RNA sequence: ACACGACUGGGCGUGUAUAAACAAGACCACUAAGCCCAGUGCGUACUGCUUAUGUCCCCUGACAUAGGCGGUGGCUGGU
Numbered sequence: 001a002c003a004c005g006a007c008u009g010g011g012c013g014u015g016u017a018u019a020a021a022c023a024a025g026a027c028c029a030c031u032a033a034g035c036c037c038a039g040u041g042c043g044u045a046c047u048g049c050u051u052a053u054g055u056c057c058c059c060u061g062a063c064a065u066a067g068g069c070g071g072u073g074g075c076u077g078g079u
Stems, first nucleotide, its partner, number of pairs: 001016005006040006026079004034042001045072012
């Protein structure tokens, strides 16, 4: 200098062409919730609608998988 730890700014940490991680003050638990703070609401959780394929079913419908569009919320506690 650059890259990475969701994004931006700051912090902290790791690496050297790679994009991961046992690291990100320490310890014990806790959460789906990602290192920390502020914001974002990316990922993740719950929920509604909907598309395609398949299965069950006399019908009404039900279920599974893969997507799309919304709503709510945005780990937590202690030393």